RNA sequence: UUGCGCGAGUGACCGAUCGCGUCCGCAAGGAUGAGGAAAGUCCGGACUCCGCAGGGCAGAGAGCCCUUCCGUAAAGGUUGGGAGGCGCAGGGCGAUCCUGCGCGAUGGAAAGUGCCACAGAGAACAGACCGCCCGCAAGGGCAAGGGUGAAAGGGUGGUGCAAGAGACCACCGGUGCGUCUGAAACGACGUACGCAGGGCAAACCCCUCUCGGAGCAAGAUCAAAUAGGGGAUUGAAUGGGCGGCCCGCCCAGUUCGCCGUCCUUCGGGAUGGCGGUGAAAUUCCGGGUUGAUCGCUUAGAUGAAUGAUUGGAGCGCCGCAAGGCGUGAACAGAAUCCGGCUUAUUCGCCGCGCAACGUC
RNA sequence: GCCAACGUAGCUCAGCUGGCAGAGCACCGCAUUCGUAAUGCGACGGUCGUCGGUUCGAAUCCGACCGUUGGCUCCA
Numbered sequence: 001u002u003g004c005g006c007g008a009g010u011g012a013c014c015g016a017u018c019g020c021g022u023c024c025g026c027a028a029g030g031a032u033g034a035g036g037a038a039a040g041u042c043c044g045g046a047c048u049c050c051g052c053a054g055g056g057c058a059g060a061g062a063g064c065c066c067u068u069c070c071g072u073a074a075a076g077g078u079u080g081g082g083a084g085g086c087g088c089a090g091g092g093c094g095a096u097c098c099u100g101c102g103c104g105a106u107g108g109a110a111a112g113u114g115c116c117a118c119a120g121a122g123a124a125c126a127g128a129c130c131g132c133c134c135g136c137a138a139g140g141g142c143a144a145g146g147g148u149g150a151a152a153g154g155g156u157g158g159u160g161c162a163a164g165a166g167a168c169c170a171c172c173g174g175u176g177c178g179u180c181u182g183a184a185a186c187g188a189c190g191u192a193c194g195c196a197g198g199g200c201a202a203a204c205c206c207c208u209c210u211c212g213g214a215g216c217a218a219g220a221u222c223a224a225a226u227a228g229g230g231g232a233u234u235g236a237a238u239g240g241g242c243g244g245c246c247c248g249c250c251c252a253g254u255u256c257g258c259c260g261u262c263c264u265u266c267g268g269g270a271u272g273g274c275g276g277u278g279a280a281a282u283u284c285c286g287g288g289u290u291g292a293u294c295g296c297u298u299a300g301a302u303g304a305a306u307g308a309u310u311g312g313a314g315c316g317c318c319g320c321a322a323g324g325c326g327u328g329a330a331c332a333g334a335a336u337c338c339g340g341c342u343u344a345u346u347c348g349c350c351g352c353g354c355a356a357c358g359u360c
Numbered sequence: 361g362c363c364a365a366c367g368u369a370g371c372u373c374a375g376c377u378g379g380c381a382g383a384g385c386a387c388c389g390c391a392u393u394c395g396u397a398a399u400g401c402g403a404c405g406g407u408c409g410u411c412g413g414u415u416c417g418a419a420u421c422c423g424a425c426c427g428u429u430g431g432c433u434c435c436a
Base pairs, nucleotide, nucleotide: 001356002355003354004353005352006351007350009349010348011347012346013312014311015310016309017308018307020033021032022031023030024029035331039342040341042340043339044338045337046336047215048214049213050212054247055246056245057244059211060210061209062208063207064082065081066080069077070076083106085103086102087101088100089099090098091097107206108205112204113203114200115199116198129146130145131142132141133140134139154172155171156170157169158168159167173195174193175192176191177190178189179188180187219294220293221292222291229285230284231283232282233281234280238252239251240250241249255276256275257274258273259272260271261270262269263268287435288434314327315326316325317324318323361432362431363430364429365428366427367426370385371384372383373382379416388402389401390400391399409425410424411423412422413421
């Protein structure tokens, strides 16, 4: 220098003419008109309705710890530090070892339940296939080595023993306690204990925090048209509503017939059961309409607008220069609004990494 | 616009409390028949929509994306 890749990434230009949408204006004309994601609809908020939006259960979402800031007290983002996991590199005979760098949907496996195929002796209350030892054998002891597996119940060295083993010792690792440093998470040191605990929670579950449900086709007003129709359930102390359930809360209005029991002053009264009914409520079927306005926006509704040409910045190529030529791209396109996350994508700029070439 | 469900063989669907991917029909071959159908036997056929993650192990669990289907106006 070129090419490729990555990002805590960042920007998406300025005029003129013509055209289109909306608004203002009698008119001439004037004002204004897509994005970083307008997308996916994943998460939260505003707003509207569900009588109220209360408690519990269920359900949904978030999640390492301490600390700082932004945001609405949300979703979410962010600064610094720390623990643990995984990967790579180095050290170490080796280990649940040490050091460095990088990564990210990282609460709990010592509350409980469950799963771990095949192989393997054994997959979690350990166990014996080969092996080692004792023994003539039967049988017994062992867990060091082999073997299986994704994973095998601390590691190395020594003592010890029939052979072995934290059985014992040293170091490493671990757990408990104490002291100290630090704002804290945590860490360091000391001491005690031979050492107790395989993995999976994007399995059920447990812990902490948040959430009532539905969604602008929410909903409000007006107009038009139709059969003010039919079925089911409830229908007076039980029923209905409570848009998953329960509690709390709220609402509720006619009575008729039959049968039984008890009391009776024989007029009736109380109570229980069965059946029916007007209004009303819920729900289903059937019927009508296929409209307007508001909600609605400094773009804005309608299925429809948001563009074309040209000049210039910028970038690339050629040229000593003046200048000339090319490009001006991709993803995509508002529909109630706002915030976040995720995904798609090109060109310019910035930073980093890799490769090639050139020069020193 | 808003809200749901689904994607497995050519077609219709099982399997989704993780452990070798199945059924029916279709297609192909053989038998049976004079021949065809039916019937019997056998064979073929799968990137489990795509990508990534969790796990020893994913059709199944989780996330993102792609595609398909369904529902939602107003009045009484």
About this RNA
This is a predicted complex of two RNAs, RNase P RNA and transfer RNA, with 436 nucleotides together. It holds a member of the Rfam family "Bacterial RNase P class A". Its mean pLDDT, the model's own confidence on a scale to 100, is 75.